[in-house]
RNA sequence: UAUAGCUCAGUGGUAGAGCAUGUUCUUAGCAUGCACAAGGCCCUAGGUUCAACUCCUAGUA
Repeated sequence: UAUAGCUCAGUGGUAGAGCAUGUUCUUAGCAUGCACAAGGCCCUAGGUUCAACUCCUAGUA
């Protein structure tokens, strides 16, 4: 260091972007472009806290 299929954000108050994927529009068709959608029990188990992706401990890779 571990968060969406991939690359990565996320200063304790119900998690986002880009790319990719699907659909609509556009095209004779494809590509590009616009719009929308789906996809996360945030590595595991404990602890602190009214509340943990966030702080602490141990473990795994």
RNAcentral holds the sequence, with entries from Rfam. A computed fold for a 61-nucleotide RNA from Fukomys damarensis, annotated as transfer RNA. Lineage of the source: Eukaryota > Chordata > Dipnotetrapodomorpha > Bathyergidae > Fukomys. Its Rfam family is "tRNA". It is annotated as a transfer RNA. Its mean pLDDT, the model's own confidence on a scale to 100, is 82.